RNAcentral holds the sequence, with entries from ENA. Bacterial RNase P class A from a Planctomycetaceae bacterium, 361 nucleotides, folded computationally. Its Rfam family is "Bacterial RNase P class A". Rfam classes the family as a ribozyme. Its mean pLDDT, the model's own confidence on a scale to 100, is 79. NCBI's taxonomy places the organism under Bacteria, Pseudomonadati, Planctomycetota, Planctomycetales, Planctomycetaceae.

RNA sequence: GGAGAAGGCUGAGUGAUCGCUGCGGGGUUUCGGCUCCGUGGAGGAAAGUCCGGGCUCCGUAGGACACGGUAGUGGGUAAUCCCCACCGUCCGCGAGGAUAGGGACAGUGCCACAGAAAGCAAACCGCCGCUCGGGACGUUCGCGUCGCGGGAGGUAAGGGUGAAACGGUGCGGUAAGAGCGCACCAGCGGAUCGGGUGACCGGUCCGGCUCGGUAAACCCUGCCGGGAGCAAGGCCAAGCAGAGAGGAGGUGCGGUCCGUACCGUUUGACUCUCGGGUCGGCUGCACGAGGCGACGGGUAACCGUCGUCCCAGAGAAAUGAUCGCUCUCGACAAAACCCGGCUUACAGGCCUUCUCCAGCU
Numbered sequence: 001g002g003a004g005a006a007g008g009c010u011g012a013g014u015g016a017u018c019g020c021u022g023c024g025g026g027g028u029u030u031c032g033g034c035u036c037c038g039u040g041g042a043g044g045a046a047a048g049u050c051c052g053g054g055c056u057c058c059g060u061a062g063g064a065c066a067c068g069g070u071a072g073u074g075g076g077u078a079a080u081c082c083c084c085a086c087c088g089u090c091c092g093c094g095a096g097g098a099u100a101g102g103g104a105c106a107g108u109g110c111c112a113c114a115g116a117a118a119g120c121a122a123a124c125c126g127c128c129g130c131u132c133g134g135g136a137c138g139u140u141c142g143c144g145u146c147g148c149g150g151g152a153g154g155u156a157a158g159g160g161u162g163a164a165a166c167g168g169u170g171c172g173g174u175a176a177g178a179g180c181g182c183a184c185c186a187g188c189g190g191a192u193c194g195g196g197u198g199a200c201c202g203g204u205c206c207g208g209c210u211c212g213g214u215a216a217a218c219c220c221u222g223c224c225g226g227g228a229g230c231a232a233g234g235c236c237a238a239g240c241a242g243a244g245a246g247g248a249g250g251u252g253c254g255g256u257c258c259g260u261a262c263c264g265u266u267u268g269a270c271u272c273u274c275g276g277g278u279c280g281g282c283u284g285c286a287c288g289a290g291g292c293g294a295c296g297g298g299u300a301a302c303c304g305u306c307g308u309c310c311c312a313g314a315g316a317a318a319u320g321a322u323c324g325c326u327c328u329c330g331a332c333a334a335a336a337c338c339c340g341g342c343u344u345a346c347a348g349g350c351c352u353u354c355u356c357c358a359g360c361u
Stems, first nucleotide, its partner, number of pairs: 001357010012326007020041009043332001047343002050341005055229004067225005072086005087101001088099004102220002107218002109214003124159002126155003130151004135146004167185006186210002188207008233283004242274005249263005290309008327330001
């Protein structure tokens, strides 16, 4: 210098004016509000709503089945399908990456195309001896040798097909062959020794055991799982209807009297009380598994102690608009009960560690 790997941070800055909204304080009010000052006001994903939990209400003796989820080992956590560390397998020269990674001797199913054959057996070409027919050549006339065609067999070495064909190499063996036998290698199983908490790793001996794959196919096994969700739920409560009690008056005509109109006195006006509860209001609702810093424990995820900070809370839904200045000219996108994760989207900028290649010193 080039090509990469892993991880982290950031997500234009600044000033003026005018708005919107939460909270605190002051003023004012016809108690509805208005107004002034101070202060706070979107994100790393607020998103998808895919997991897990808190919270709330409902349900709930115990067990089994069903259904759904999940699947190496150890740890973290409130919990997880998340995170960390490690193991196995696969990929990469490497830094590293991927992994749904229990069981295929419980049973069932499937394995396209090609191919003879895809699971318990099977033979297309080839190879081999036997047998029948016929031919050529040789002959000591007994037969021998070499082709050809038919038949019944043997074989899994070789060819060919496929993602996958019943271990690989060599020697022996055989009619030809074959773990048929043997040596080594690979795998599997059993016994045993050593290391590790464990997944697992390493060694020794034995057994020819070498009859495939597929469970994000059904299924089997272990483990986990009540349901609904802030439109959860709680409180207050106009109007209308209802129930109970009183009840001959009540209301309007601006205060009083008279007068008058209307509604009532069997169909009960009007007043009071009660429970449920509509419109509506308040709450849940912003102090939390909280942020930051230091120290300590741990490889890490994470945990502990101390200090410090208060950091959106709307309800048709605020977080904006205009005008300047500067720059690298600005992506994806905006809370709605809360939190931990995952996934997805994203213009650019910055930083850390590491690998490979080339050159120079």